[in-house]
Context: one part of a larger RNA
RNA sequence: CUGGGUGUAAAGGGAGCGCAGGCGGUGCGGCAAGUCUGAUGUGAAAGCCCGGGGCUCAACCCCGGUACUGCAUUGGAAACUGUCGUACUAGAGUGUCGGAGGGGUAAGCGGAAUUCCUAGUGUAGCGGUGAAAUGCGUAGAUAUUAGGAGGAACACCAGUGGCGAAGGCGGCCUACUGGGCACCAACUGACGCUGAGGCUCGAAAGUGUGGGUAGCAAACAGGAUUAGAUACCCUGGUAGUCCACACCGUAAACGAUGAUUACUAGGUGUUGGAGGAUUGACCCCUUCAGUGCCGCAGUUAACACAAUAAGUAAUCCACCUGGGGAGUACGACCGCAAGGUUGAAACUC
Numbered sequence: 001c002u003g004g005g006u007g008u009a010a011a012g013g014g015a016g017c018g019c020a021g022g023c024g025g026u027g028c029g030g031c032a033a034g035u036c037u038g039a040u041g042u043g044a045a046a047g048c049c050c051g052g053g054g055c056u057c058a059a060c061c062c063c064g065g066u067a068c069u070g071c072a073u074u075g076g077a078a079a080c081u082g083u084c085g086u087a088c089u090a091g092a093g094u095g096u097c098g099g100a101g102g103g104g105u106a107a108g109c110g111g112a113a114u115u116c117c118u119a120g121u122g123u124a125g126c127g128g129u130g131a132a133a134u135g136c137g138u139a140g141a142u143a144u145u146a147g148g149a150g151g152a153a154c155a156c157c158a159g160u161g162g163c164g165a166a167g168g169c170g171g172c173c174u175a176c177u178g179g180g181c182a183c184c185a186a187c188u189g190a191c192g193c194u195g196a197g198g199c200u201c202g203a204a205a206g207u208g209u210g211g212g213u214a215g216c217a218a219a220c221a222g223g224a225u226u227a228g229a230u231a232c233c234c235u236g237g238u239a240g241u242c243c244a245c246a247c248c249g250u251a252a253a254c255g256a257u258g259a260u261u262a263c264u265a266g267g268u269g270u271u272g273g274a275g276g277a278u279u280g281a282c283c284c285c286u287u288c289a290g291u292g293c294c295g296c297a298g299u300u301a302a303c304a305c306a307a308u309a310a311g312u313a314a315u316c317c318a319c320c321u322g323g324g325g326a327g328u329a330c331g332a333c334c335g336c337a338a339g340g341u342u343g344a345a346a347c348u349c
Stems, first nucleotide, its partner, number of pairs: 003321004007303002012317001014201004021194003025088007033081002035077008049065006091191001092188003095184001098181001103177004108172002110154001115149007125136002162169002206247006215241002220236004258316006266294011298305002322349003331342004
C1' cells in the first nucleotide's frame, strides 16, 4: 500500500460556512472521450509456461508452440458513465398564511439575599469546630428596627421540557435580528450532497489596556490537626470571578457515536403544529417535525444499539495500525506570554 476498522479495545476533526475536488433525480434526442467489439501493424532475441529432443541423469543446451494480458491506426455498437441540447417535478429553494421558543445583540427596569455605612433599642459576649484556637467585641460587637450605598446572581415557575451548528442560552420589558416547524402547492426547475486547503465561531482558565469589586476565592498569612502537614478543617485574604475592547484556541469541547440520503415490526410518554370526528376548549382517530423510555428482526467480543441504529445500503470527509519512549525532541507556522498546531527516532518490553 492493500485489507480491516473507528460507542466502551488504537481510531470521528470542538463546531459551522465554503473554493477546488469527489459523488449526484426523471424522459427524449445528438456526439462517441471512458466502455464493448472487428481488422491491421507492432509487442527483437533470450528468459517464463507447454510439448519433444541431445550430453549416462540433472544443471546446461537445441527445436516447435502458446504467451507477451500492452501500444498505435482504422471500421463499428450506444445500454451505462461523460458531454451537448431539450423537456419535467418526486430532491433543493422561493412565496402566502399560521404558530412555538432561556436563539443572538443592545438599552432600561425590578424584588429577595449577602456585605458595608449612618441612626435607634440593647448588653456581654459573638463567631467557629469533631473539639478548639486564631479572629470580632465595653472605643458597645452579635441580635433587632429604620434609612442609605454598591456589586454580582436571578429562588419558586422548572419539566430525560424549549432554543441553538457547536461552545452554550433562564428575573421583567423594549428595540433590532438569525434559524427552525406545520399547512397550501402558486413560482424556479437539479439550482443538490460532501468538502482537502481556507475562513469564521468556539466553555473554563490564562494574557494586554482601562474600569469595577458585594459575595466567593488560587497565591499568601495566621489558628488547629499531625511524627511531620508546604494538605484536608477554621479565621482572614490578593489575583481572578464582573464590564469594554483586543488576544489565546484548548476541554471527559461526550451521545466518548462525522455529515447527507433511502429502506427496515410494534408499544408507551412528552413538546410544537395540521387534518378528521364531535354540541364541545376535553376525549378519540390520522399525520408532520422534535425529544425520552421499552422492545422484534438484524447487528455486537460482550455490554448493549434497535426508525434519534451501533440494522440494511450509497456518497464524501476525518482518523487508526502493539505498549513505553511521547503528544516528547528537532524543524516550521501561530502567539505579547503562557503555550498551541504539525510531529519523529534511538532505545526498550
Model confidence (mean pLDDT): 88 of 100. This is a predicted structure of a 349-nucleotide part of an RNA (small-subunit ribosomal RNA, central domain) from an uncultured bacterium.